[in-house]
Context: one part of a larger RNA
RNA sequence: UUGGGCAUAAAGCGUCUGUAGGUGGCUUUUCAAUUCCACCGUCAAAUUCUAGGGCUCAACCUUGGACAGGUGGUAGAAACUACCAAGAUGGAGUACAAUAGGGGUAGAGGGAAUUUCCGGUGGAGUGGUGAAAUGCGUUGAGAUCGAAAAGAACAGCAAUCACGAAAGCACUCUUUUGGGCUGACGCUGACACUGAGAGACGAAAGCUAAGGGAGAAAAUGGGAUUAGAUACCCCAGUAGUCCUAGCCGUAAACGAUGGAUACUAAGUGCUGUGCGUAUUGACCCACACAGUGCUGUAGCUAAUGCAUUAAGUAUCCCUCCUGGGGAGUACGUUCGCAAGAAAUAAACUC
Numbered sequence: 001u002u003g004g005g006c007a008u009a010a011a012g013c014g015u016c017u018g019u020a021g022g023u024g025g026c027u028u029u030u031c032a033a034u035u036c037c038a039c040c041g042u043c044a045a046a047u048u049c050u051a052g053g054g055c056u057c058a059a060c061c062u063u064g065g066a067c068a069g070g071u072g073g074u075a076g077a078a079a080c081u082a083c084c085a086a087g088a089u090g091g092a093g094u095a096c097a098a099u100a101g102g103g104g105u106a107g108a109g110g111g112a113a114u115u116u117c118c119g120g121u122g123g124a125g126u127g128g129u130g131a132a133a134u135g136c137g138u139u140g141a142g143a144u145c146g147a148a149a150a151g152a153a154c155a156g157c158a159a160u161c162a163c164g165a166a167a168g169c170a171c172u173c174u175u176u177u178g179g180g181c182u183g184a185c186g187c188u189g190a191c192a193c194u195g196a197g198a199g200a201c202g203a204a205a206g207c208u209a210a211g212g213g214a215g216a217a218a219a220u221g222g223g224a225u226u227a228g229a230u231a232c233c234c235c236a237g238u239a240g241u242c243c244u245a246g247c248c249g250u251a252a253a254c255g256a257u258g259g260a261u262a263c264u265a266a267g268u269g270c271u272g273u274g275c276g277u278a279u280u281g282a283c284c285c286a287c288a289c290a291g292u293g294c295u296g297u298a299g300c301u302a303a304u305g306c307a308u309u310a311a312g313u314a315u316c317c318c319u320c321c322u323g324g325g326g327a328g329u330a331c332g333u334u335c336g337c338a339a340g341a342a343a344u345a346a347a348c349u350c
Stems, first nucleotide, its partner, number of pairs: 004321002007304002012318001014201004021194003026087003033081001035077002038074006049065006091191001092188003096183002099180001103177002106174004110154001114150003118146004125136002163168001206247004211242001215241001220236004258317006266295009276285001299306002323350003333342003
């Protein structure tokens, strides 16, 4: 150095874009760097191995020989890799036609509910709980009717659903915009895969500044419960939750399963599209592609289970793991306004 692993035992970066690097489909040439072969030189001796010899044997000493391998030179081969040149279309991309979607951005509109406020009716309770009490109420509550304001979230449809790289995304309409899938087979002609470092996005909470503040609600106060009750229950209630501009960069960021490609029994749903059949039309039937579920064979697995959406069979590239604790801690470093984040030990101990 190679050899082992990463769903649950230690281990897949939260997700993507992409630089260097690594790897790379088909056909025919060139070349000979690489590769292979032959010969020559060299890699001291001793040692190792081997055929012998010498100490009575052995250890030991000693003579001869050799394998394997490295490196340089010369001559040769041309299958593979690389290079040169040319070509093709299956990978990839693009143009065209169509299509589904709660993908993103910005703007406008809507109704139900809640709370508050104003007015009418009315007149003693209401609220809350296991039971109560604090609370609210004759300065007229609760109930009910009408008018107004505000903020936040969008019932049913709704699904084992759709879309998105992930985080995520659902009232309606408009604007603008990204991606996917399908068809037909036009164009380019390997333009590909992965990706250290780097960059972008990244729930909630938290931070800065300006707004906003209905509901619910960390903290906090009160009432209960209790031996106590810094809780569970109740009455209140601030930050925050909302918006704008920035920061933070973390989650059981989970499918606890990195990405790409190919292959490997079946059966049965759902979503999108296309073709065929059928029909006045729709339903129905059959097939194909893309996605998303369930059951299950081979195979794999310590088992659970996974099983064409693999944890199967193979190839390429990247991250990460190496007993428990100490510890994701200390010191130093980078980032951050801070909170903290990233990166990351050792002594010692079992």
A computed fold for a 350-nucleotide part of an RNA from Pinus albicaulis, annotated as small-subunit ribosomal RNA, central domain. Lineage of the source: Eukaryota > Streptophytina > Euphyllophyta > Acrogymnospermae > Pinus subgen. Strobus. The full RNA is in RNAcentral, with records from SILVA.